The RNA shown here (c-di-GMP-I riboswitch aptamer) has 77 nucleotides and comes from Methylomonas sp. The organism belongs to Methylomonas, within Bacteria. Its mean pLDDT, the model's own confidence on a scale to 100, is 80. It was read from a public genome assembly, where an Rfam model found it.
């Protein structure tokens, strides 16, 4: 530097539940905690799910779904 992700390991992330705060709401943030994750990191596109309203429409929320781009941990070769 490249390929791969069977096993293992350090660190990392954190579905659902619970608690607090915020929001009309979908949900968000923090705490606790673990089902899981090699990008469950970031950006973008598409899809999906959902909320609110004055519902042929508009404004929002989530995505631990997929593609692409960038960056990156560990191990093996």
């Nucleotide at each position: 530097u490249a390929a791969u992700g069977a096993a293992a390991a350090a660190g990392c992330c954190a579905c659902g539940c619970c608690c607090a705060u915020c929001g009309u709401g979908a949900g968000a943030u923090g705490g606790a905690g673990u089902c899981g994750g090699a990008a469950a990191g970031c950006g973008u596109u598409a899809g999906g799910u959902c909320u609110u309203g004055c519902c042929u429409c508009a404004a929002g929320a989530c995505u631990g779904u997929a593609g692409c781009g960038c960056c990156g941990c560990c191990a093996u070769u």
Of the family's consensus pairs, 89% are formed in the model.